The RNA shown here (transfer RNA) has 73 nucleotides and comes from a Candidatus Daviesbacteria bacterium.
Its mean pLDDT, the model's own confidence on a scale to 100, is 82.
Taxonomically the source falls in Candidatus Daviesiibacteriota (Bacteria, Bacteria candidate phyla).
[in-house]
RNA sequence: GUGCCCGUAGCUUAAUGGACAGAGCAUCAGAUUCCGGAUCUGACGAUUGGAGGUUCGAAUCCUCUCGGGCACG
Numbered sequence: 001g002u003g004c005c006c007g008u009a010g011c012u013u014a015a016u017g018g019a020c021a022g023a024g025c026a027u028c029a030g031a032u033u034c035c036g037g038a039u040c041u042g043a044c045g046a047u048u049g050g051a052g053g054u055u056c057g058a059a060u061c062c063u064c065u066c067g068g069g070c071a072c073g
Base pairs, nucleotide, nucleotide: 001072002071003070004069005068006067007066010025011024012023013022018056027043028042029041030040031039049065050064051063052062053061
């Protein structure tokens, strides 16, 4: 330099172009307990790496770009 894959919550991840982006862990609160742990219930947390475009509608499709990885030269 060329090609391919990945990027979504603090972490791990799900999601046929369709309505409020869903879970697990973690955190916080409550129940339980003599107190903790475990368990149960609830809450908080994402403008889906960034910018632009297509569309009635984009995490998803297209273009550019950033970061990481792999292969080739």